[in-house]
Context: one part of a larger RNA
RNA sequence: GGCGUAUGGGGGAUGCCUAGGCUCCCAGAGGCGAAGAAGGACGUGAUAAGCUGCGAAAAACCGCGGGGAGCUGCACAUGAGCAUUGAUCCGCGGGUGUCCGAAUGGGGCAACCCGGCAUACUGAAGGUAUGUCACCCGAGAGGGGGCUAACCCGCUGAACUGAAACAUCUAAGUAGGCGGAGGAAGAGAAAACAAGAGUGAUUCCGUGAGUAGUGGCGAGCGAAAGCGGAACAGCCCAAACCAAUGUUGUUUCGGCAAUGUUGGGGUUGUAGGACUGUAAUGUUCGAUGCAAAGUGAAGUGGAAGUGUUUGGAAAGACACACCAUAGAAAGUGACAGUCUUGUACACGCAAGCGAUGUUAUCGAUAACAGUAUCCUGAGUAGCGCGGGGCACGUGAAACCCUGUGUGAAUCCGGCGGGACCAUCCGCCAAGGCUAAAUACUCCUGGGAGACCGAUAGUGGACCAGUACCGUGAGGGAAAGGUGAAAAGAACCCUGAACAAGGGAGUGAAAAAGACCCUGAAACCAUACGCCU
Numbered sequence: 001g002g003c004g005u006a007u008g009g010g011g012g013a014u015g016c017c018u019a020g021g022c023u024c025c026c027a028g029a030g031g032c033g034a035a036g037a038a039g040g041a042c043g044u045g046a047u048a049a050g051c052u053g054c055g056a057a058a059a060a061c062c063g064c065g066g067g068g069a070g071c072u073g074c075a076c077a078u079g080a081g082c083a084u085u086g087a088u089c090c091g092c093g094g095g096u097g098u099c100c101g102a103a104u105g106g107g108g109c110a111a112c113c114c115g116g117c118a119u120a121c122u123g124a125a126g127g128u129a130u131g132u133c134a135c136c137c138g139a140g141a142g143g144g145g146g147c148u149a150a151c152c153c154g155c156u157g158a159a160c161u162g163a164a165a166c167a168u169c170u171a172a173g174u175a176g177g178c179g180g181a182g183g184a185a186g187a188g189a190a191a192a193c194a195a196g197a198g199u200g201a202u203u204c205c206g207u208g209a210g211u212a213g214u215g216g217c218g219a220g221c222g223a224a225a226g227c228g229g230a231a232c233a234g235c236c237c238a239a240a241c242c243a244a245u246g247u248u249g250u251u252u253c254g255g256c257a258a259u260g261u262u263g264g265g266g267u268u269g270u271a272g273g274a275c276u277g278u279a280a281u282g283u284u285c286g287a288u289g290c291a292a293a294g295u296g297a298a299g300u301g302g303a304a305g306u307g308u309u310u311g312g313a314a315a316g317a318c319a320c321a322c323c324a325u326a327g328a329a330a331g332u333g334a335c336a337g338u339c340u341u342g343u344a345c346a347c348g349c350a351a352g353c354g355a356u357g358u359u360a361u362c363g364a365u366a367a368c369a370g371u372a373u374c375c376u377g378a379g380u381a382g383c384g385c386g387g388g389g390c391a392c393g394u395g396a397a398a399c400c401c402u403g404u405g406u407g408a409a410u411c412c413g414g415c416g417g418g419a420c421c422a423u424c425c426g427c428c429a430a431g432g433c434u435a436a437a438u439a440c441u442c443c444u445g446g447g448a449g450a451c452c453g454a455u456a457g458u459g460g461a462c463c464a465g466u467a468c469c470g471u472g473a474g475g476g477a478a479a480g481g482u483g484a485a486a487a488g489a490a491c492c493c494u495g496a497a498c499a500a501g502g503g504a505g506u507g508a509a510a511a512a513g514a515c516c517c518u519g520a521a522a523c524c525a526u527a528c529g530c531c532u
Base pairs, nucleotide, nucleotide: 001531002530003529004528005527006526007525008524009523015517016481017480020452021451022449023448024447025446026445027444028443029441030440031147032146039100040099041098042055043054044053046078050074051073061094062093063092064091065090066089070082071081072080105114106113107112115133116132117131118130119129120128121127135144136143137142151182152180153179154178155177156176162169166216192199193198203230204229205228206227207226213221214220234433235432236431237377241264242263243262244261245260246259247258248257249256250255269411271376272375273374274373275370276369277368278367284364285363286362287361288360289358290357291356294353295352299347300346301345305320306319307318308317309316321338322337323327329341330340331339382406383405384404385403386402387401388400389399392418413428414427415426416425417424468475469474488516491503492502493501494500
């Protein structure tokens, strides 16, 4: 020096555990904000640095309800107190709520500075207190502004990439930016589809179908009808006409004409309505109010086990019982239906909601015939040029939208059926509203997992978006476990010692001693053996 064995140190793998996560399901909720939000700053405790709570009324105040013996948060100590005259605690409602922040009297380097007006002290103040004073929309009343996870609608809108290069194309109307709304949004009651047969608003799912198509016919992109389901719901204006009322022009002062406002009327394509005539007074529905089963916060009751034995401890083993509309689960010194909390079941309950009923009020809703006249959405439809959207890249390119130019018809009318024409068929544009089936989950309650178990699972099981890094935008950790119970080691010794260790004591265990469960390997040391 090497190898081996043993004993330690070191280290924190492994096993076990879970306080935290992850993914879903059911139900709820789907908003908060000038009555000042979200988010913060600073305060607030007997002592008080942090977290939590709260706001100068400051770990709190008041009322009502629940509850019934302890309590003064995390937080285990001391002190001082509170509580059956019902505290602490839980639920509901209310009060208070500094300063900043949309921040809004003005300013400002957020949490600060400085004002005007009114009132009071007050007769006065370079004083104090209270209130008030931003901007936009609106006649006013009133509303807006900001925040917020995803879902939704609109405007705007890339590139990497793919095409094995790249330009049309693709990625993709994606990401990003801006605006807006709701609990959903959007769409929606045929100027629709279809095809010689018919359907009858929209939305979503399955199929049709990777089909028909489209495409430097490359890469790729990619329908619809129909069929099967989910859910179903239909309506209102404009106009004609009638009435009231206002303005203007004109006037022979009788009116006439134009136009505005309000009310009635009316709403469609086998055309409908106005208008004229006839008939009949009824049917059904909705909103509000009232009553009301129920639902609804904290919460209440809630069955049944003992003995022996091992052990530190019984819930284990053995023996004999019992309950069960309860043998879900968690805890308790090891594995408990019968020990605790619970569970099945039963009960209670404020505000709010409310099936259903009801009459009261209000509102909506209807038939037949005639067809002379009137009405039925105009810078619209269509067309030219330039673009965009449609699965469809200009193509034979219909259809939809539009920048620009042009520009109809009026029911004997108009549009569509993928160039265009005819026939035939379908429909009625240029106004509007509309539940459900659908999408999502920042959040609340309950439940589940062939999900993780501390290098995993959220970045974060722990005082984490912290420490730390960066001028900044931003980046972003590590870190869990004594024991059943602190019973957390009185006292003694060594020592400079409040270090550390040895005794003693506690404990089932201290080789569980706080650097604390288990305690692998690397690495280090000691002892012994063998080899060199």
Molecule: large-subunit ribosomal RNA, domain I
Organism: Bacteroidota bacterium